[in-house]
This is a predicted structure of a 713-nucleotide part of an RNA (large-subunit ribosomal RNA, domain II) from a Candidatus Nanoarchaeia archaeon. Rfam family: Archaeal large subunit ribosomal RNA. The family is grouped with related families in Rfam's "LSU clan". NCBI's taxonomy places the organism under Archaea, Nanobdellati, Nanobdellota, Candidatus Nanoarchaeia. The prediction has a mean pLDDT of 80.
Context: one part of a larger RNA
RNA sequence: ACCAGGGAGUGUAUCUGAGUGGCAAGGGUAAAAGUGUUAAGCUUGUACCCGUAGAGAAAUCGAAUACCCGCAGUUUACGAGGGGCUUAGGUAUGAAAGUGCCUUUAGUCACUUGGAUACGACCAGAAACCGGACGAUCUAUUCCUGGGCAAGGUGAAGCGAAGUUAAUCCUUCGUGGAGGCCUGUAGCGGUAUUGGGUGCAUCCAUUCGUGUGACCUGGGAAUAGGGGUGAAAAGCCAAUCGAGUUCGGUGAUAGCUGGUUCCCGCCGAAAUAGGCCGUAGUCUAGUCUUAAGUCAGAUAGUAUAGGUGGUAGAGCCACGGAUUAAGAAUUUAGGGGGAGAAAUCCCUCGGUUCUUUGCCCAACUCCAAAUGCCUAUACGUCGUAGCUUAGGAAACAGCAUUACAGCGGUAAACGUGUGAUGCAAGAGGGGAACAACCCAGACUGUGAUUAAGGUCCCAAAGUAUUGAUUAAGUGUUAAAGGGUGAAAGGUGUGUAUUUUCUUAGACAGCUGGGAGGUUGGCUUAGAAGCAGCCACCCUUUAAAGAAAGCGUAACAGCUCACCAGUCAAGAAAAUAUGCCCUGAAAAUGGACGGGGCUAAAUCAAUCACCGAUAUCACAGACCAUCCGAAAGAUGUGUGGUAGGCGGGUGCUUUGCUAGGGCGGAAAUCUUCUCGUGAGAGUCGAUGGACCUAGUCAAGAUAAGAAUCCUGGU
Numbered sequence: 001a002c003c004a005g006g007g008a009g010u011g012u013a014u015c016u017g018a019g020u021g022g023c024a025a026g027g028g029u030a031a032a033a034g035u036g037u038u039a040a041g042c043u044u045g046u047a048c049c050c051g052u053a054g055a056g057a058a059a060u061c062g063a064a065u066a067c068c069c070g071c072a073g074u075u076u077a078c079g080a081g082g083g084g085c086u087u088a089g090g091u092a093u094g095a096a097a098g099u100g101c102c103u104u105u106a107g108u109c110a111c112u113u114g115g116a117u118a119c120g121a122c123c124a125g126a127a128a129c130c131g132g133a134c135g136a137u138c139u140a141u142u143c144c145u146g147g148g149c150a151a152g153g154u155g156a157a158g159c160g161a162a163g164u165u166a167a168u169c170c171u172u173c174g175u176g177g178a179g180g181c182c183u184g185u186a187g188c189g190g191u192a193u194u195g196g197g198u199g200c201a202u203c204c205a206u207u208c209g210u211g212u213g214a215c216c217u218g219g220g221a222a223u224a225g226g227g228g229u230g231a232a233a234a235g236c237c238a239a240u241c242g243a244g245u246u247c248g249g250u251g252a253u254a255g256c257u258g259g260u261u262c263c264c265g266c267c268g269a270a271a272u273a274g275g276c277c278g279u280a281g282u283c284u285a286g287u288c289u290u291a292a293g294u295c296a297g298a299u300a301g302u303a304u305a306g307g308u309g310g311u312a313g314a315g316c317c318a319c320g321g322a323u324u325a326a327g328a329a330u331u332u333a334g335g336g337g338g339a340g341a342a343a344u345c346c347c348u349c350g351g352u353u354c355u356u357u358g359c360c361c362a363a364c365u366c367c368a369a370a371u372g373c374c375u376a377u378a379c380g381u382c383g384u385a386g387c388u389u390a391g392g393a394a395a396c397a398g399c400a401u402u403a404c405a406g407c408g409g410u411a412a413a414c415g416u417g418u419g420a421u422g423c424a425a426g427a428g429g430g431g432a433a434c435a436a437c438c439c440a441g442a443c444u445g446u447g448a449u450u451a452a453g454g455u456c457c458c459a460a461a462g463u464a465u466u467g468a469u470u471a472a473g474u475g476u477u478a479a480a481g482g483g484u485g486a487a488a489g490g491u492g493u494g495u496a497u498u499u500u501c502u503u504a505g506a507c508a509g510c511u512g513g514g515a516g517g518u519u520g521g522c523u524u525a526g527a528a529g530c531a532g533c534c535a536c537c538c539u540u541u542a543a544a545g546a547a548a549g550c551g552u553a554a555c556a557g558c559u560c561a562c563c564a565g566u567c568a569a570g571a572a573a574a575u576a577u578g579c580c581c582u583g584a585a586a587a588u589g590g591a592c593g594g595g596g597c598u599a600a601a602u603c604a605a606u607c608a609c610c611g612a613u614a615u616c617a618c619a620g621a622c623c624a625u626c627c628g629a630a631a632g633a634u635g636u637g638u639g640g641u642a643g644g645c646g647g648g649u650g651c652u653u654u655g656c657u658a659g660g661g662c663g664g665a666a667a668u669c670u671u672c673u674c675g676u677g678a679g680a681g682u683c684g685a686u687g688g689a690c691c692u693a694g695u696c697a698a699g700a701u702a703a704g705a706a707u708c709c710u711g712g713u
Base pairs, nucleotide, nucleotide: 001713002712003711004710005709006708011119012118013117014116015115016114017113018112019111020110021109022108023107026050027049028048032044033043034042035041054061055060064087067084068083069082073078074077088103089102090101091100092099093098122259123258124257125256129249130248131247132246133245134244140223141222142221143220144219145218146217147216148215149213151183152182153181154179158175159174160173161172162171163170187210188209189208192206193205195204196203225241227237228236229235262648263647264646265645266644267643272285273284274283275282276281288392289391290390291389292388293387294386297382298381299380301379302378303377304376305375306374307373308372313367314365315364320361321360325356326355327354328353329352330351331350334349335348336347337346338345339344398423399422400421401420402419403418404417406416407415408414428439429438430437443620444619445618446617447616448615449614453610454609455608456595457594458593462607464606465605466604467603468602469601475597476596488582489581490580492579493578494577495576496575497574498573499572500571501570509566510565511564512563513562515539516538517537520534521533522532545560548559549558550557621638622637623635624634625633626632649702651699652698653697655695656694657693658692659691660690667686668685669684672681673680674679
C1' cells in the first nucleotide's frame, strides 16, 4: 500500500409536540394477590396520578348571557369550529375609583415517533488531578568489607661533610625521597574532527584530559515520589523526571481535531442584528422547513399627489474656528527712535473699529440638491401569496465583481461600509488553462435553431465582400491574471482647417551688387558695423542695418539682412487629429495558446456560416393545482451544500400462515430481463446442505475514509 472481517445517535426517568387507537367529565391503574402446564394470559387491587375552578401569603370566598358577521357544507339564509361587539361575573387589594389573575368545558391512557433535561449519552483522542502499591541489579550520595595504579622525570624538609665565624647565621657539595608535582601504561573520562554508522535507541575511528588522589573499582547495605539524592545541570532515582513506574478513581473533562455506513421525491438557508470574561462557543431575533388555523388580500416595480431630511455641492460680512493683502479712523495707559529745560510733539512697529480684497473646514452652516424614506390613490405583479400559532433546524469565520471616483490607507488578492449581482450551495458554452468576468439556470432521450464567442492550420465555421490606415512583426490580448507603456520628443505617414507669398515670376539654387558722410559720439593703449555706454540720423540709390554672425591687438578679410538678373509653378507657416517610431531595464531558453500571418493586423460597413444541458419540436417520467380514483387540463413546475419533511430498499431473528431442497440449498463467477433508484428476478458454470415467501413485530441493521482495530498478501 491493497484485500477481508470488525467499527459510531443507544437505554432509563421526567417534560413537551405529532401520528394512530381506547374510553370520555372523566381517564388510568402501580406494587401486590389469586388463577393458569406456575407459560402466554385472565380476574382482582382505586393507595395514588392527571383532568373537571379560580383568586388569595392566609383566613376564606367562589364564576356568562344576549346580539351581529361568517369558512367548510347545503335548502341562499341557516351555519360545528372561528371572529366581532357590549356589558356582566369570581377573587385579591382598596374607603372608593380602579388594577391584577380567572370565567361561555376536554381530558386521560397505551403504542410509535420529533425534540429537551439528567445520567459516559454518537464514536475515538489529551496534557493533567487524586489514591494504593512496586522500584536505588541503571544512576546520585553515604556506610561496611576487599582490590588496583608499568616505567621515567623533578628533587621539599631533615641529616652529614667542607668552607666560614669568637660561636651562631650563612655558602657549597653530598645524602635524602616530599608532592590533591611533571611525562606516560593499565584504569577512568569524553575535548575536537565529522570519515564510517544513523541502526527497536548515544557506536567505531583519529585527536584529546586525568592517571598517589576530593583517585579508580568488586561485593554487601541505607535513603522512595511533593519524597530521596545532588562539588547545583531542575541533574539523577532501571533507555521514563519542572515531580518515577504500575493499577485503580475512569468511559476524568475537551466550546478543540478527526470520523459517523442504503435509495428516491418536495422545499431549501445563513455567514447579519442584539446579549454573554463574549469573539473557534452560545442564547434571542431575522432567514429555511413541516403541520394546523385564518379566509382576501399582499406588495419588491411604475406614475401622480402630499410630507420628511441637512449628505453631495456651495458659501463664509450668517455663526464657530482657520486665514492673505490694502486703506481710513482711533489708541500715547503697548514696544522702539527722535526733538525739547519741561509740558508736549513727530516718526515707526503694534492693538481696536470700519471699508475693500484673497482662502479653508469630518466634529462650521445664511443656503442647498439628485437618489432615498413615509402616507394615499391608480396601474402592474403575486394570490400554491400574506398573516397567526405550534414542532424541527442549520447558521451567526464569508468571498468576488460593480455603483457610491463612499470612508481609512503611498498602496495591496488591503481594511471597513450601503445597494445590486454572483460564487458559496451552480453543472453546460466562451475567456489557451482560470470559484466569482461574458452567455446561460442542468427532470430523461432524440432532432433542429440560436447566445456569448468565433470562421488560414492545430480546431466546427469566410484564405468572404467594400473602403481606408499601419511597415513598426506595431499588432494578431474585452477586462483581470501571466507587467504597464508615462512625461517628453519625431522633416515617419494620412486627414481636416486657417493664414501668407506667387506668371506684375513666389520658394530653393546659381550670378552680381551689398555704397557715401564715417574710424558716428563717448570710453579706451587701441574700440574703425561687431569689449562696453549713448544715439541709431542724413545722402546716393534697383538695394544696402551707424549692422544679424564668423574674424583682427586694432584694421583688414568672409558671410547675412536687403536689391537686381537667371530659372519657371507652386511655396511657406500654424492648429487639431488617426496610425506608427524613440523614450522601454531582471535574473535557466520562451511565448499572440502554438504554428504562422503584411493580413490571418487596425478602423468603418455588409452578408453568410459555426457555436451550449439556452430556445423550439417530438416522446417519456415525476410533482403541485383543478373536491376526488382513473382519464384529461394547467404550470415564468422538477440545479442544489447545511437543514426540514415524505415514501421506500436491503440485513439478522421470534411468532403465525405457506413452501423449496442430493431429480442439487446457501455461497461464488456469469447471461439476460424488470425497476427513477436502493435493489429484484433469471440462464449457465462451480458448489455440496441447507434455504425462502407473505404478514405482525423486534433490533448490537447497511462502510471508503477516523495518521481507525485485527488478520492476510